[in-house]
Context: one part of a larger RNA
RNA sequence: GGAUGAACGCUGGCGGCAUGCUUAACACAUGCAAGUCGAACGGGAAGUGGUGUUUCCGAGUGGCGAACGGGUGAGUAACGCGUAAGAACCUGCCCUUGGGAGGGGAACAACAACUGGAAACGGUUGCUAAUACCCCGUAGGCUGAGGAGCAAAAGGAGAAAUCCGCCUCUGAUUAGCUAGUUGGUGAGGUAAUAGCUUACCAAGGCGAUGAUCAGUAGCUGGUCCGAGAGGAUGAUCAGCCACACUGGGACUGAGACACGGCCCAGACUCCUACGGGAGGCAGCAGUGGGGAAUUUUCCGCAAUGGGCGAAAGCCUGACGGAGCAAUGCCGCGUGGAGGUGGAAGGCCUACGGGUCGUCAACUUCUUUUCUCGGAGAAGAAACAAUGACGGUAUCUGAGGAAUAAGCAUCGGCUAACUCUGUGCCAGCAGCCGCGGUAAGACAGAGGAUGCAAGCGUUAUCC
Numbered sequence: 001g002g003a004u005g006a007a008c009g010c011u012g013g014c015g016g017c018a019u020g021c022u023u024a025a026c027a028c029a030u031g032c033a034a035g036u037c038g039a040a041c042g043g044g045a046a047g048u049g050g051u052g053u054u055u056c057c058g059a060g061u062g063g064c065g066a067a068c069g070g071g072u073g074a075g076u077a078a079c080g081c082g083u084a085a086g087a088a089c090c091u092g093c094c095c096u097u098g099g100g101a102g103g104g105g106a107a108c109a110a111c112a113a114c115u116g117g118a119a120a121c122g123g124u125u126g127c128u129a130a131u132a133c134c135c136c137g138u139a140g141g142c143u144g145a146g147g148a149g150c151a152a153a154a155g156g157a158g159a160a161a162u163c164c165g166c167c168u169c170u171g172a173u174u175a176g177c178u179a180g181u182u183g184g185u186g187a188g189g190u191a192a193u194a195g196c197u198u199a200c201c202a203a204g205g206c207g208a209u210g211a212u213c214a215g216u217a218g219c220u221g222g223u224c225c226g227a228g229a230g231g232a233u234g235a236u237c238a239g240c241c242a243c244a245c246u247g248g249g250a251c252u253g254a255g256a257c258a259c260g261g262c263c264c265a266g267a268c269u270c271c272u273a274c275g276g277g278a279g280g281c282a283g284c285a286g287u288g289g290g291g292a293a294u295u296u297u298c299c300g301c302a303a304u305g306g307g308c309g310a311a312a313g314c315c316u317g318a319c320g321g322a323g324c325a326a327u328g329c330c331g332c333g334u335g336g337a338g339g340u341g342g343a344a345g346g347c348c349u350a351c352g353g354g355u356c357g358u359c360a361a362c363u364u365c366u367u368u369u370c371u372c373g374g375a376g377a378a379g380a381a382a383c384a385a386u387g388a389c390g391g392u393a394u395c396u397g398a399g400g401a402a403u404a405a406g407c408a409u410c411g412g413c414u415a416a417c418u419c420u421g422u423g424c425c426a427g428c429a430g431c432c433g434c435g436g437u438a439a440g441a442c443a444g445a446g447g448a449u450g451c452a453a454g455c456g457u458u459a460u461c462c
Base pairs, nucleotide, nucleotide: 001462002461003460004459006458007457008456009455010454013332014331015330016329017328018327019325020324021290026288027287028286030285031284032283035064036063037062040061041060043057044056045055046054071243072242073241080168082166083165086163087162091158102136103135104134105133111126112125113124114123115122116121169215170214171213176206177205178204181203182202183201184200185199186198187197188196218240219239220238221237222233223232224231225230245266246265247264248263249262268279269278270277271276296322298321299320300319304318305316306315307314308313335365336364337363338362345356346355347354348353370399371398372397373396374395375394379389406451407450408449409448410447411432412431413430417446418445419444420443421442427434428433
């Protein structure tokens, strides 16, 4: 000098665009954040005088989704990430192509009756439907056997899983580590390869080119500094990974060992009629706590995207927006021109004057901003309708210089000097150092210098 997710002190007019718990992966009141389908099903309700018909749907069975989206960085020094290659695997929904066939049956919810419990939640009996379940069968697939042919392969796209080469911080005051350990065979297991598991056999495997152990840490594209080499870093945005109160486990499913699912154990909190139950903000807001320190318990599904649905549509704290904060970057303004008997006043003075200083007053002009009116979008794509933002941006009229300047420094480094007070005191200070009666270094004043809605200080990196 540059930089920052910054903080603190003084000060503070506006706009655009970004950013905003770096600390306690600490605990969480309250609300919302994942539903949808009546064109799968029994049924219920509304409306009409009635029928036909229409509309809607709480709870329930069933389907799809809930494995996406959103958060966090605790763990992890690892095939976790990055990069480069293959192989043996899976793929709901979507596209293309081909084939296709139906027949039958038994239940369980809802519901009704009875009943247990404080509640959460149940129990018994009875009835019932389906794109739920079961059986037969068709097509198709798989396995095995026989036959024929051939020896090259079995669509696309996207996603998932596993393995392999190279790379990836510090410490030797960590030098030896390892028995499912390294390899083989048989068996099991998986979507698939594999000590993945198991029985037997062999005794291997890694290591000063740093194994093992310990500490620290999510990785990358990137970001900051630098002419570069390189050093530091990994907020926001994007890709991957890991986690969801702590530990373990599986179920369902195309996909999870599942943040707003289940079971078990533990800690904590809450309810209880003491028998037993309920919960998980590292989703969006918000609260307490910690801290130098980080925002609203806002509006809307109008746009983009997602889930369900034939559709209308419903849901969506994703997202689009508004609010708060000079936290940052960028832009604009706080007026322009004229104006000396150089006014008053301050400060200095050698008492002649000098300086603040055309600064002000005064004259004239303008209205970016500001206040009050008028008009008023694009963003909506798709005939029409549909805008949270928002009466916002923008345009236009009127008014009046009106509403708007501070902060740090002035001994040298380093741009900028005098007076008064103080008297090794009070104090300053980044380094050298200053202050003991004429202090350009302390404090105040006048003046000056630098930057400017900011300016200084502190912290960290280059």